Small-subunit ribosomal RNA, central domain from Arachis hypogaea, 350 nucleotides, folded computationally.
The coordinates come from a structure-prediction model, not an experiment, and the mean pLDDT is 87.
The source organism's lineage runs through Eukaryota, Tracheophyta, eudicotyledons, Fabaceae and Arachis.
Its Rfam family is "Bacterial small subunit ribosomal RNA".

[in-house]
Context: one part of a larger RNA
RNA sequence: UUGGGCGUAAAGUAUUUGUAGGUGGCUUUUUAAGUUUGCUGUUAAAUCCUAGAGCUCAACCCUGGACAGGCGAUGGAAACUACCAAGCUGGAGUACGGUAGGGGCAGAGAAAAUUUCUGGUGGAGCUGUGAAAUGCGUAGAGAUCGGAAAGAACACCAACGGCGAAAGCACUCUGUUGGGUCGACACUGACACUGAGAGACAAAAGUUAGGGGAGCGAAUGGGAUUAGAUACCCCAAUAGUCCUAGCCGUAAACGAUGGAUACUAGGUGCUGCCCGUAUCAACCCGUGCAAUACUGUAGCUAAUGCGUUAAGUAUCCUACUUGGGGAGUACGUUCGCAAGAAAGAAACUC
Numbered sequence: 001u002u003g004g005g006c007g008u009a010a011a012g013u014a015u016u017u018g019u020a021g022g023u024g025g026c027u028u029u030u031u032a033a034g035u036u037u038g039c040u041g042u043u044a045a046a047u048c049c050u051a052g053a054g055c056u057c058a059a060c061c062c063u064g065g066a067c068a069g070g071c072g073a074u075g076g077a078a079a080c081u082a083c084c085a086a087g088c089u090g091g092a093g094u095a096c097g098g099u100a101g102g103g104g105c106a107g108a109g110a111a112a113a114u115u116u117c118u119g120g121u122g123g124a125g126c127u128g129u130g131a132a133a134u135g136c137g138u139a140g141a142g143a144u145c146g147g148a149a150a151g152a153a154c155a156c157c158a159a160c161g162g163c164g165a166a167a168g169c170a171c172u173c174u175g176u177u178g179g180g181u182c183g184a185c186a187c188u189g190a191c192a193c194u195g196a197g198a199g200a201c202a203a204a205a206g207u208u209a210g211g212g213g214a215g216c217g218a219a220u221g222g223g224a225u226u227a228g229a230u231a232c233c234c235c236a237a238u239a240g241u242c243c244u245a246g247c248c249g250u251a252a253a254c255g256a257u258g259g260a261u262a263c264u265a266g267g268u269g270c271u272g273c274c275c276g277u278a279u280c281a282a283c284c285c286g287u288g289c290a291a292u293a294c295u296g297u298a299g300c301u302a303a304u305g306c307g308u309u310a311a312g313u314a315u316c317c318u319a320c321u322u323g324g325g326g327a328g329u330a331c332g333u334u335c336g337c338a339a340g341a342a343a344g345a346a347a348c349u350c
Base pairs, nucleotide, nucleotide: 003322004321005320007304008303012318015200016199017198021194022193023192025088026087027086028085031082033081034080035077036076037075038074040072041071042070043069049065050064051063052062054060091191092188093187094186096183097182098181099180103177104176105175106174107173108172109171114150115149116148117147118146119145120144121143125136126135162169163168206247207246208245209244210243211242215241216240220236221235222234223233258317259316260315261314262313263312266295267294268293269292271290272289273288275286276285299306300305323350324349325348333342334341335340
């Protein structure tokens, strides 16, 4: 490489848009490139296979014959793929009418709590722990009652609930904006699926510049514990955490499960919408579509388990894997301010 694989054994790119490429719905027509069939040329001899013959047999040798496959010429076929032309509406999309939502961005506002400052009351402790101590406090702490300021996060509602491609998104209101879904069926008429390279977005931490800094809190200092304690516990506390504009581009970025399409028992919830039924009305009940959970049949699986949201049955495209260690290391390369990221071996060893 082939083959086999990819939830948990090695292996699904963090996610998405999309170029090349690959693959692609129904009907009719054309051509005959692929396909298929006939005939034919060639594919040196030797060799291989085969029918005989000669060495006493055999090996060996001699004579004759032939297949498969390849390349070419030529004559047919037209189902399938492809091409040409015309059409269709089921896939896809647009328009129309509804609808749910913590989807994004920007602005404004509210309340509780915390800390600090300030004023009153008051007068000896407070804090902290397994127990303590460091620490704070008669220069009046802690407690309590007023006032002010600041920053960050939004209790209850809250849900195996919602939205988003993923990361993620929740106090309230306003503006703006993206997507979904349902209905009816008006329009386009295969416009589709996937997607190397490429682009966009991407938690936390980190980084640059300027702000901000309540609480928490790497590093650090102190107190304990301990044989020691560069820790776990305690008292402090810087970076950071927050905002604006850039960079970084990684996570157990997880459903450890790539995307699309079709098919294959049910049952029980829940969310959105339509219709029917019912009603004063909302429910309830029935049906359909879409999303999201639990349980479970067939089937699959090494087992665990999965099971119409498949890990079942099939097709298409794509990423990746090929014993453990060495090693996600070295070297060279690209990107980055750096930290590092991407890509990525071998010797040797078991």